[in-house]
Molecule: c-di-GMP-I riboswitch aptamer
Organism: Solirubrobacterales bacterium
């Protein structure tokens, strides 16, 4: 150095929910807070779900959001083979 396998240690990241702020919203962004998580790290490629255009009779389209919904992709710490 590479690949499998885990979480012992040393840590790490944080659901729901509450406060405050952003935004039409989905939702983000601190603070608290721990549901969990070996990548719950980066990142909208490709599904999929949400939001608006937009309650218009309905499709089609067009812009956003969400990686802790799946998948691929990229870096990564520790131990054992």
């Nucleotide at each position: 150095c590479u690949g499998g396998u885990g979480a012992a240690a040393g840590g790490g990241c944080a659901a729901a929910c509450c406060c405050g702020u952003c935004g039409u919203g989905a939702g983000g962004c601190g603070g608290g807070g721990g549901c969990g998580c070996a990548a719950a790290g980066c990142a909208a490629c490709g599904g999929g779900g949400c939001u608006c255009c937009a309650g218009a009779g309905g499709a089609c389209g067009g812009a956003g959001c969400c990686g802790g919904c799946c998948g691929a992709g990229c870096c990564g710490c520790c131990a054992c083979c």